[in-house]
Molecule: transfer RNA
Organism: uncultured Phocaeicola sp.
RNA sequence: CGGGGCGUAGCUCAGCCCGGUUAGAGUACACGUCUGGGGGGCGUGUGGUCGCUAGUUCGAAUCUAGUCGCCCCGA
Numbered sequence: 001c002g003g004g005g006c007g008u009a010g011c012u013c014a015g016c017c018c019g020g021u022u023a024g025a026g027u028a029c030a031c032g033u034c035u036g037g038g039g040g041g042c043g044u045g046u047g048g049u050c051g052c053u054a055g056u057u058c059g060a061a062u063c064u065a066g067u068c069g070c071c072c073c074g075a
Base pairs, nucleotide, nucleotide: 001074002073003072004071005070006069007068010027011026012025013024020058029045030044031043032042033041034040051067052066053065054064055063
């Protein structure tokens, strides 16, 4: 320098290909409840500028362009 993959909740990840109601799951945390207590179970709640910027569109996590970080391959 060229090519490819990944980036979404504190953490681990789905959803993206094929745009559309409020962005989800597990876990963690807080509270309540079951239990004599612990551990554990159950319920409720707290949670996100979807890496960033711009574009396309009535509408973007999803499509396009640029860019940043990490990893891999080639030169």